[in-house]
RNA sequence: GACAACCUAGCGCCGAGUUUCCUUCUUUUGAUGGAGAGCGGGGGACCCGAAAGUUUUUGGGGCGAAUUUCCAGAUCACUGGAAAGGGGCUACUUCCGGUCCUAGCCCGUCAGCUAACUCCGCAGGCGCGGUGGAAGUCCCU
Repeated sequence: GACAACCUAGCGCCGAGUUUCCUUCUUUUGAUGGAGAGCGGGGGACCCGAAAGUUUUUGGGGCGAAUUUCCAGAUCACUGGAAAGGGGCUACUUCCGGUCCUAGCCCGUCAGCUAACUCCGCAGGCGCGGUGGAAGUCCCU
RNA backbone atom coordinates (compact mmCIF):
# COMPACT_ATOMS: atom_id res chain seq x y z
C1' G A 1 0.00 0.00 0.00
C1' A A 2 -3.62 -3.59 -1.47
C1' C A 3 -7.06 -7.54 -0.45
C1' A A 4 -10.12 -10.49 2.71
C1' A A 5 -12.80 -11.45 7.24
C1' C A 6 -15.21 -9.79 11.80
C1' C A 7 -17.63 -6.02 14.96
C1' U A 8 -20.16 -1.28 15.70
C1' A A 9 -22.86 2.98 13.77
C1' G A 10 -25.56 5.10 9.76
C1' C A 11 -28.33 4.86 5.07
C1' G A 12 -31.14 1.63 1.87
C1' C A 13 -33.85 -3.19 -0.11
C1' C A 14 -37.25 -7.90 -0.01
C1' G A 15 -40.91 -9.20 3.59
C1' A A 16 -46.89 -8.85 7.75
C1' G A 17 -42.56 -9.37 10.48
C1' U A 18 -43.08 -2.71 13.92
C1' U A 19 -43.67 -0.12 18.48
C1' U A 20 -44.92 1.31 23.87
C1' C A 21 -45.08 -0.12 29.00
C1' C A 22 -44.12 -3.47 33.28
C1' U A 23 -41.33 -7.64 35.87
C1' U A 24 -36.75 -10.64 36.43
C1' C A 25 -31.55 -11.35 35.07
C1' U A 26 -27.34 -8.52 33.37
C1' U A 27 -21.25 -3.97 34.21
C1' U A 28 -23.44 -2.42 29.68
C1' U A 29 -25.28 -3.93 25.05
C1' G A 30 -29.06 -7.01 25.76
C1' A A 31 -31.99 -11.55 27.19
C1' U A 32 -36.47 -13.74 29.45
C1' G A 33 -41.76 -13.52 30.97
C1' G A 34 -46.20 -10.56 30.49
C1' A A 35 -49.74 -6.59 28.91
C1' G A 36 -51.32 -3.00 25.06
C1' A A 37 -51.27 -0.43 20.10
C1' G A 38 -50.33 -1.57 15.06
C1' C A 39 -49.53 -4.90 10.84
C1' G A 40 -50.33 -9.93 8.78
C1' G A 41 -52.49 -14.95 8.32
C1' G A 42 -55.95 -19.27 9.53
C1' G A 43 -60.55 -21.44 11.38
C1' G A 44 -65.64 -20.16 11.75
C1' A A 45 -73.28 -18.89 10.59
C1' C A 46 -77.68 -17.12 7.93
C1' C A 47 -77.60 -15.82 2.71
C1' C A 48 -75.08 -17.23 -1.67
C1' G A 49 -72.43 -21.16 -4.10
C1' A A 50 -77.77 -25.61 -5.26
C1' A A 51 -82.23 -28.00 -6.19
C1' A A 52 -79.90 -32.69 -8.67
C1' G A 53 -75.77 -31.23 -10.25
C1' U A 54 -70.57 -30.62 -8.30
C1' U A 55 -66.62 -32.62 -5.43
C1' U A 56 -64.66 -36.65 -2.72
C1' U A 57 -56.40 -41.28 -3.93
C1' U A 58 -56.42 -38.68 -9.95
C1' G A 59 -56.76 -37.03 -2.25
C1' G A 60 -57.74 -32.19 -0.54
C1' G A 61 -56.08 -27.60 1.62
C1' G A 62 -52.88 -23.24 3.58
C1' C A 63 -48.68 -19.34 3.60
C1' G A 64 -46.08 -17.05 -0.48
C1' A A 65 -45.21 -13.13 -6.53
C1' A A 66 -43.39 -17.97 -7.16
C1' U A 67 -48.25 -20.36 -11.83
C1' U A 68 -49.55 -22.33 -16.74
C1' U A 69 -48.30 -24.01 -21.78
C1' C A 70 -44.81 -25.96 -25.35
C1' C A 71 -39.95 -28.46 -26.88
C1' A A 72 -36.00 -31.85 -25.59
C1' G A 73 -33.51 -35.41 -22.11
C1' A A 74 -36.02 -38.66 -19.15
C1' U A 75 -41.22 -44.11 -16.73
C1' C A 76 -43.61 -40.38 -12.92
C1' A A 77 -40.91 -37.15 -10.19
C1' C A 78 -36.83 -34.42 -12.02
C1' U A 79 -33.27 -31.55 -15.47
C1' G A 80 -32.44 -27.87 -19.45
C1' G A 81 -34.66 -24.25 -22.71
C1' A A 82 -38.56 -21.00 -24.74
C1' A A 83 -43.16 -18.38 -24.12
C1' A A 84 -47.28 -16.35 -21.50
C1' G A 85 -48.90 -14.84 -16.72
C1' G A 86 -47.17 -12.97 -11.87
C1' G A 87 -43.45 -10.29 -8.64
C1' G A 88 -38.98 -7.04 -7.06
C1' C A 89 -35.24 -3.11 -8.00
C1' U A 90 -33.88 1.27 -10.73
C1' A A 91 -32.57 5.91 -3.22
C1' C A 92 -39.74 11.34 -3.77
C1' U A 93 -44.06 9.36 -7.09
C1' U A 94 -45.88 7.71 -11.94
C1' C A 95 -44.86 6.32 -17.00
C1' C A 96 -41.19 4.69 -20.50
C1' G A 97 -36.63 2.18 -20.80
C1' G A 98 -33.15 -1.18 -18.32
C1' U A 99 -32.43 -5.31 -15.05
C1' C A 100 -33.44 -9.52 -11.84
C1' C A 101 -36.85 -13.46 -9.53
C1' U A 102 -40.74 -16.94 -10.57
C1' A A 103 -38.57 -20.53 -4.61
C1' G A 104 -39.40 -22.86 -0.32
C1' C A 105 -42.35 -24.48 3.68
C1' C A 106 -46.75 -26.27 6.34
C1' C A 107 -51.63 -29.16 7.70
C1' G A 108 -52.59 -34.40 7.74
C1' U A 109 -57.86 -37.33 4.98
C1' C A 110 -59.93 -32.27 6.80
C1' A A 111 -61.58 -26.81 6.13
C1' G A 112 -66.18 -22.84 -0.17
C1' C A 113 -67.84 -17.74 1.18
C1' U A 114 -68.75 -16.20 6.07
C1' A A 115 -71.04 -11.63 11.00
C1' A A 116 -70.25 -12.71 16.03
C1' C A 117 -66.48 -15.56 17.97
C1' U A 118 -61.74 -17.91 18.03
C1' C A 119 -56.45 -19.43 17.01
C1' C A 120 -51.58 -18.08 15.24
C1' G A 121 -47.15 -14.89 13.47
C1' C A 122 -44.43 -10.19 14.21
C1' A A 123 -39.09 -13.80 11.29
C1' G A 124 -35.28 -14.41 8.15
C1' G A 125 -32.14 -12.61 4.35
C1' C A 126 -29.33 -8.83 1.59
C1' G A 127 -26.74 -4.08 -0.39
C1' C A 128 -23.64 0.24 0.79
C1' G A 129 -23.98 2.20 -4.20
C1' G A 130 -25.90 5.21 -8.05
C1' U A 131 -25.26 10.53 -11.48
C1' G A 132 -31.05 6.22 -17.49
C1' G A 133 -35.16 9.61 -19.93
C1' A A 134 -39.92 12.39 -19.43
C1' A A 135 -43.78 14.59 -16.50
C1' G A 136 -45.23 15.97 -11.72
C1' U A 137 -45.03 16.74 -6.30
C1' C A 138 -42.48 18.44 -1.92
C1' C A 139 -38.54 21.25 0.44
C1' C A 140 -34.70 25.04 0.35
C1' U A 141 -32.50 29.44 -1.80

A computed fold for a 141-nucleotide RNA from an Armatimonadota bacterium, annotated as c-di-AMP riboswitch aptamer (ydaO/yuaA leader). NCBI's taxonomy places the organism under Bacteria, Bacillati, Armatimonadota. It was read from a public genome assembly, where an Rfam model found it.